This is a predicted structure of a 351-nucleotide part of an RNA (small-subunit ribosomal RNA, central domain) from Nitriliruptor alkaliphilus. Its mean pLDDT, the model's own confidence on a scale to 100, is 88. The RNAcentral record of the full RNA draws on ENA.
[in-house]
Context: one part of a larger RNA
RNA sequence: UUGGGCGUAAAGCGCGUGUAGGCGGCCCUGUAAGUCGGAUGUGAAAUCCCAGAGCUCAACUCUGGAACUGCAUCCGAUACUGCAGGGCUUGAGGUAGGUAGAGGAAGGUGGAAUUUCCGGUGUAGCGGUGGAAUGCGCAGAUAUCGGAAGGAACACCGAUGGCGAAGGCAGCCUUCUGGGCCUCACCUGACGCUGAGACGCGAAAGCAUGGGGAGCGAACAGGAUUAGAUACCCUGGUAGUCCAUGCCGUAAACGAUGGGUGCUAGGUGUGGGGGUCAGUUCACGACUUCCGUGCCGAAGCUAACGCGUUAAGCACCCCGCCUGGGGACUACGGCCGCAAGGCUAAAACUC
Numbered sequence: 001u002u003g004g005g006c007g008u009a010a011a012g013c014g015c016g017u018g019u020a021g022g023c024g025g026c027c028c029u030g031u032a033a034g035u036c037g038g039a040u041g042u043g044a045a046a047u048c049c050c051a052g053a054g055c056u057c058a059a060c061u062c063u064g065g066a067a068c069u070g071c072a073u074c075c076g077a078u079a080c081u082g083c084a085g086g087g088c089u090u091g092a093g094g095u096a097g098g099u100a101g102a103g104g105a106a107g108g109u110g111g112a113a114u115u116u117c118c119g120g121u122g123u124a125g126c127g128g129u130g131g132a133a134u135g136c137g138c139a140g141a142u143a144u145c146g147g148a149a150g151g152a153a154c155a156c157c158g159a160u161g162g163c164g165a166a167g168g169c170a171g172c173c174u175u176c177u178g179g180g181c182c183u184c185a186c187c188u189g190a191c192g193c194u195g196a197g198a199c200g201c202g203a204a205a206g207c208a209u210g211g212g213g214a215g216c217g218a219a220c221a222g223g224a225u226u227a228g229a230u231a232c233c234c235u236g237g238u239a240g241u242c243c244a245u246g247c248c249g250u251a252a253a254c255g256a257u258g259g260g261u262g263c264u265a266g267g268u269g270u271g272g273g274g275g276u277c278a279g280u281u282c283a284c285g286a287c288u289u290c291c292g293u294g295c296c297g298a299a300g301c302u303a304a305c306g307c308g309u310u311a312a313g314c315a316c317c318c319c320g321c322c323u324g325g326g327g328a329c330u331a332c333g334g335c336c337g338c339a340a341g342g343c344u345a346a347a348a349c350u351c
Stems, first nucleotide, its partner, number of pairs: 004322003007305002012319001014201004021194003025088007033081002035077008049065006091191001092188003096183004103177007110154001115149007125136002162169002206247006215241002220236004258318006266296012279284001300307002324351003333344004
């Protein structure tokens, strides 16, 4: 290896771009490398296998046969694969015309609310809790009205909704910009799929430098609770949360489900686009088609749960990963990082 798996048992890289490699649509011609057939040579002997023989048997030995599944050369076959050439359009891409969207970046701008400050009214409480207390308040708080400052987040719309490869993305406006989908079937003519390395992106927290700091709030302080209370509750509160630039590179980075292609009953919602029909100004309605996103379910699959045209069904191609539990998301080494640490990754021992 023959011969297993990866939704939840161990196992899908967090996601993408793409190098090598692997794999690759339809038709024709050539070639004959792979492939197939035949012939010849070789494949030492012994061993193995078969038949027989010799030691009283056997082991052992001897004789004969078969075999040595291989290699080389020559001749031949041409379905498939390869290679070379020619052609095709259905895969892929492009042109044209539309279209939805919190997709991304930069700049600008708006209102509500919290807080603080100033001023007015006003007086003894406010706040907080299960109940309290710390705390704030006669130096005038809370409440209420007017004004100002500043930061952060964008109620309603809002969705079981949309967009993005993933992380993720939400007030409004402008500029720049990526991708998708639909229609026509005009152009190119297999230009494709996957992708070891590599490179890029990558929530939160964290780090560096400089800003900013309203609210919230690790740490910390105090008040409670309690046997204790390094907690849960309360009053405060620093880093942080925000911005710019540069690091970090992790996550229950989850659909715990890698990507691609084809095939295999339906029903019912919803988002985007197209077509047909009827009334026909429109909105709207019926049918249908393509793309996305939910639910329920035939067959089938599954240990079960469940999955079920968005597959975990039926197949093929490529990558990644798993191999009892602990030791161990560890040690050592290497690489990366300012650090925190990350990536790669054992063994003894033990059950």